[in-house]
Small-subunit ribosomal RNA, 3' major domain from an uncultured Alphaproteobacteria bacterium, 481 nucleotides, folded computationally. Its mean pLDDT, the model's own confidence on a scale to 100, is 82. RNAcentral holds the full RNA, with entries from ENA and SILVA.

Context: one part of a larger RNA
RNA sequence: UGACGGGGACCCGCACAAGCGGUGGAGCAUGUGGUUUAAUUCGAAGCAACGCGAAGAACCUUACCAGCUUUUGACAUGGACGUUUCGAGGUCGAGAGAUCGACCUUUUCAGUUCGGCUGGACGUCACACAGGUGCUGCAUGGCUGUCGUCAGCUCGUGUCGUGAGAUGUUGGGUUAAGUCCCGCAACGAGCGCAACCCUCAUCUUCAGUUACCAACAGUUCGGCUGGGGACUCUGAAGAAACCGCCGGUGAUAAACCGGAGGAAGGUGGGGACGACGUCAAGUCAUCAUGGCCCUUAUUGGGCUGGGCUACACACGUGCUACAAUGGCGGUGACAACGGGCUGCAAUAGGGCGACCUUGAGCAAAUCCCUUAAAAACCGUCUCAGUUCGGAUUGUUCUCUGCAACUCGAGAGCAUGAAGUUGGAAUCGCUAGUAAUCGCGGAUCAGCGUGCCGCGGUGAAUACGUUCCCGGGUCUUGUACA
Numbered sequence: 001u002g003a004c005g006g007g008g009a010c011c012c013g014c015a016c017a018a019g020c021g022g023u024g025g026a027g028c029a030u031g032u033g034g035u036u037u038a039a040u041u042c043g044a045a046g047c048a049a050c051g052c053g054a055a056g057a058a059c060c061u062u063a064c065c066a067g068c069u070u071u072u073g074a075c076a077u078g079g080a081c082g083u084u085u086c087g088a089g090g091u092c093g094a095g096a097g098a099u100c101g102a103c104c105u106u107u108u109c110a111g112u113u114c115g116g117c118u119g120g121a122c123g124u125c126a127c128a129c130a131g132g133u134g135c136u137g138c139a140u141g142g143c144u145g146u147c148g149u150c151a152g153c154u155c156g157u158g159u160c161g162u163g164a165g166a167u168g169u170u171g172g173g174u175u176a177a178g179u180c181c182c183g184c185a186a187c188g189a190g191c192g193c194a195a196c197c198c199u200c201a202u203c204u205u206c207a208g209u210u211a212c213c214a215a216c217a218g219u220u221c222g223g224c225u226g227g228g229g230a231c232u233c234u235g236a237a238g239a240a241a242c243c244g245c246c247g248g249u250g251a252u253a254a255a256c257c258g259g260a261g262g263a264a265g266g267u268g269g270g271g272a273c274g275a276c277g278u279c280a281a282g283u284c285a286u287c288a289u290g291g292c293c294c295u296u297a298u299u300g301g302g303c304u305g306g307g308c309u310a311c312a313c314a315c316g317u318g319c320u321a322c323a324a325u326g327g328c329g330g331u332g333a334c335a336a337c338g339g340g341c342u343g344c345a346a347u348a349g350g351g352c353g354a355c356c357u358u359g360a361g362c363a364a365a366u367c368c369c370u371u372a373a374a375a376a377c378c379g380u381c382u383c384a385g386u387u388c389g390g391a392u393u394g395u396u397c398u399c400u401g402c403a404a405c406u407c408g409a410g411a412g413c414a415u416g417a418a419g420u421u422g423g424a425a426u427c428g429c430u431a432g433u434a435a436u437c438g439c440g441g442a443u444c445a446g447c448g449u450g451c452c453g454c455g456g457u458g459a460a461u462a463c464g465u466u467c468c469c470g471g472g473u474c475u476u477g478u479a480c481a
């Protein structure tokens, strides 16, 4: 100087408390461990691994296994020789296919000294080499997690100390903040904080189609048409909030408390933004890369089939429930974000339905996805393992796709399991939040209860900081570094 203390003082955080809803019990989905397996590819491991890499494993992906097959190679550069476009399409034979063999059609490269001479392309040969998701994240770059959006981490000069170092950065107040004020052997400065950026909330100006419709006219009653530029909205530029004003407290300071005005009030809400560093944290399988290893190969390349989907079990994360604040049937209100040409698809018709046929319109404020659901109203059920719950199984179908056996999703009918609110323990959340309800998107042929977004309905509680956890500042002890 740090670190640590079941030392002290002060302060903060959904840390506790006060509340609301869960997890832990059930079924299923998903990830992991274990076990199994020819293989169940690899990585991630307390918080900070476990719906994680994976924004989507039937083939492909795919790295794993079995078998078949290949060896200058699927890909790059270089040499020699040969062929002459390359390429595209098709037929036949062998084969699981990769591949091998035979044949046909179409097209007939550029330059040219007209010589296959040069370039290009293809084939063959030999070698340099290619190739490796093989090892090392404890050789690395880059990227990322974490403490933590915590308020800290440092430097120059000066001063003090033999020195390590100290001071500044401590103290009195204050703040979300090393934020600001005052004081002070310090005076200044940098990286952080804050602000500058995006978005939501108010208003103004400009603009007015594809959006809008107050007044006027028409109307097939649909902003549909004429028209309008008011309103909504769209999207560009501005205004607006600064403790600015008033009162009080305070050291006359910084600031704090209350009030007015205001769409918004004391950082207005949300986001992006992550200091010096810590964990030899994570990643050699995104990529790059040192070293090592393989090279007719237990490590490269191709293919078929299988596996990653196994299942006495254990754990994590979720979904659906156990019902009456509910289930079912009927009636028919109100969104926002987004996406669309190998696409979104209206309408009409068929089917109980998944869906099928048709295919208007739309490269989209124009058309479509797109009737949101919960809510509301009417009816029914009356506390039951039920008209709760939907697992499981049978069967018939639908769709995607070369192909749904291993191993897809969905529909109809039938079946109708566990489950009556969950032990010890444990998680999230302070407001348009929790809870609850649906909608969209990425990936994607198809496939999600996951992920990322969007809006609808919309609470309860916070006395307080004694205690648990984590963190910050000062101080004290130490046989620790």
Stems, first nucleotide, its partner, number of pairs: 001481002003478003007475007015465002019429005026320008034311002042053002064306007073129001077128002079125006087106008109119003131294002134292003140288002142283003145279001147277001152191006158167003171182003197271004202239007212228002216226003242265001245259005322422001326381006338369003343362002348357003388419001393414007435457007